[in-house]
A computed fold for a 345-nucleotide part of an RNA from an uncultured bacterium, annotated as small-subunit ribosomal RNA, central domain. Rfam family: Bacterial small subunit ribosomal RNA. RNAcentral holds the full RNA, with entries from ENA and SILVA. The prediction has a mean pLDDT of 86.
Context: one part of a larger RNA
RNA sequence: UUGGGCGUAAAGAGGGAGCAGGCGGCAGUGCAGGUCUGCGGUGAAAGCCCGAAGCUAAACUUCGGUAAGCCGUGGAAACCGCACAGCUAGAGUGCAGUAGAGGAUCGUGGAAUUCCAUGUGUAGCGGUGAAAUGCUUAGAUAUCACGAAGAACUCCGAUUGCGAAGGCAGCCUGCUAAGCUGCAACUGACAUUGAGGCUCGAAAGUGUGGGUAUCAAACAGGAUUAGAUACCCUGGUAGUCCACACGGUAAACGAUGAAUACUCGCUGUUUGCGAUAUACAGCAAGCGGCCAAGCGAAAGCGUUAAGUAUUCCACCUGGGGAGUACGCCGGCAACGGUGAAACUC
Numbered sequence: 001u002u003g004g005g006c007g008u009a010a011a012g013a014g015g016g017a018g019c020a021g022g023c024g025g026c027a028g029u030g031c032a033g034g035u036c037u038g039c040g041g042u043g044a045a046a047g048c049c050c051g052a053a054g055c056u057a058a059a060c061u062u063c064g065g066u067a068a069g070c071c072g073u074g075g076a077a078a079c080c081g082c083a084c085a086g087c088u089a090g091a092g093u094g095c096a097g098u099a100g101a102g103g104a105u106c107g108u109g110g111a112a113u114u115c116c117a118u119g120u121g122u123a124g125c126g127g128u129g130a131a132a133u134g135c136u137u138a139g140a141u142a143u144c145a146c147g148a149a150g151a152a153c154u155c156c157g158a159u160u161g162c163g164a165a166g167g168c169a170g171c172c173u174g175c176u177a178a179g180c181u182g183c184a185a186c187u188g189a190c191a192u193u194g195a196g197g198c199u200c201g202a203a204a205g206u207g208u209g210g211g212u213a214u215c216a217a218a219c220a221g222g223a224u225u226a227g228a229u230a231c232c233c234u235g236g237u238a239g240u241c242c243a244c245a246c247g248g249u250a251a252a253c254g255a256u257g258a259a260u261a262c263u264c265g266c267u268g269u270u271u272g273c274g275a276u277a278u279a280c281a282g283c284a285a286g287c288g289g290c291c292a293a294g295c296g297a298a299a300g301c302g303u304u305a306a307g308u309a310u311u312c313c314a315c316c317u318g319g320g321g322a323g324u325a326c327g328c329c330g331g332c333a334a335c336g337g338u339g340a341a342a343c344u345c
Base pairs, nucleotide, nucleotide: 003317004316005315008298012313014200015199016198021193022192025087026086028084029083030082031081033080034079035076036075037074038073039072040071041070042069049065050064051063052062053061054060090190091187092186093185094183095182096181097180098179102176103175107171108170109153113149114148115147119143120142124135125134161168162167205246206245207244208243209242210241215239219235220234221233222232257312258311259310260309261308262307265290266289267288268287269286270285271284272283273282294301295300318345319344320343327338328337329336330335
């Protein structure tokens, strides 16, 4: 490379929109680039292959024959392609409804925590396996009322809901995005996938400026221990929060790329529709559980497929060395992306 694969054995890019490219619905007319086909030319000889012949056979030699491919020319029109003119089942728009922690923004609420000053009150508090460091007669801890600050939102709350993923939860105002259902008015294949590039992207981290209640890397002390640069305890700074910018990684997981079609059922639940109304079964879109066929090495998956097929993209090819070195690109840095080999088993 061909091939075979990619949930757990190596392998699905963290996610999205999308240029190029690939691939693409129903029915019609034309063209003839692909495609199929007739004929002509070319396709040197030798060799290969096929059929014969000659040396006793073979090797060897001789004779005859065949091919794609390319060029020209005539034809066919199913399929691919191109052009034209149509259709509505895919896709989108519109109208009417509808649920939601979807996003960003401005306000606002109570509980808790810590702190400030005060009242009551007196000798302890705190912490642990046990202690000690620590706090406390300069009155702590406890408790009552007042005040300040920052951060997070108990119950509701749920295999619940929303979002492309990351993720999203007190309440409220206006702004904004996507979905679903119903109708079938409009457009008429506008679809799908998507290298590169672009963009979003938890936490930690970085820059500047704010903020700092809690918690808490680093750090200090107390313990434990043979030691204890830890686990436990008392403190505590970055950080945790906000604004703007950077960074671009996670077991970014369903360890399962996206899209479409098809394939027995049962059951729970969310939202909408229809019907009728205590109820019940039906349709659509989700979120769960269990199974038929089928698949799978198995455990398992099973209309939310890991089944049956098609299209497109990413990726894998023994373990270690190594996600390292070097180079290049990006970054303020931290580091990220790309990514070997020697050697060794």